[in-house]
RNA sequence: UCACGACAAAGGCACCCCCGUCGAGAGGCGGGUCCGCAAAGCCACGGGUCCUCAGGCACUUCGCCGACAGGACAGCCGGGUUACCGAC
Numbered sequence: 001u002c003a004c005g006a007c008a009a010a011g012g013c014a015c016c017c018c019c020g021u022c023g024a025g026a027g028g029c030g031g032g033u034c035c036g037c038a039a040a041g042c043c044a045c046g047g048g049u050c051c052u053c054a055g056g057c058a059c060u061u062c063g064c065c066g067a068c069a070g071g072a073c074a075g076c077c078g079g080g081u082u083a084c085c086g087a088c
Stems, first nucleotide, its partner, number of pairs: 004086002012037002017032006035075001041081003045078003048073005055065003
């Protein structure tokens, strides 16, 4: 340096749910909590999921399908990129 990941050490992140707040929504942010995580750091590049939406089906309503486009998710998978520690 590359790979690997220990019942190691030091530290890190924080699901669900609750509260507050922003957003039309998916969802974001802050606090509590602690399911888990060795990249659960970062990047929407490929796939995927979700939201909005022309239109269509049905139609009292609920609902179902859904192009183009815009958006969300990095804790869905892959890829890219950077990084702490050091047993086998």